Predicted 3D model of a 125-nucleotide RNA (SAM riboswitch aptamer (S box leader)) from a soil metagenome. Its Rfam family is "SAM riboswitch aptamer (S box leader)". Gene Ontology term of the family: regulation of gene expression. The prediction has a mean pLDDT of 75.
[in-house]
């Protein structure tokens, strides 16, 4: 760079000792009842992996669906939705043009698990 995946699920001790939840801005939050961080021990989960079936292709590769994860597996991860919003549509609302309606247009308040990007994490190439 590509691809998947992101509302599920797991915390205890021990060093230290003031910040932490990527960032940047709001805002909520956690924190000397002890933050990050690193050690140790455990769990979680099933990307990779490991078995099964089944489609598909001469095959290989691909696709789905079930089962393990131990004993020696590679990785990740264990407050809060990727803690929430922020950009773009949509739906509600509001001003305003029009006689009404239909419909241009323009705010930026809402948005209940409304859709999407974007940037991020994490696997895999």
């Nucleotide at each position: 760079c590509u691809u998947a995946u992101c509302g599920a699920g797991a915390a205890a001790g021990g060093u230290u000792g003031a910040g932490g939840g990527a960032u940047c801005a709001g805002g909520c939050c956690c924190u000397g009842u002890g933050a990050a961080a690193c050690c140790u021990u455990a769990g979680c989960a099933a990307c990779c992996c490991c078995c099964c079936c089944g489609g598909u292709u001469u095959a290989a590769u691909c696709c789905g669906g079930g089962g393990g994860c131990c004993a020696u597996g590679g990785u990740g991860c264990u407050a809060c939705c990727u803690c929430c919003u922020g950009c773009c549509c949509g739906c509600u609302g509001c001003c305003g043009g029009a006689u009404u309606u239909a419909c241009a247009g323009g705010c930026a308040a809402g948005u209940a698990u409304g859709g999407g990007a974007a940037a991020g994490a994490u696997g895999a190439g």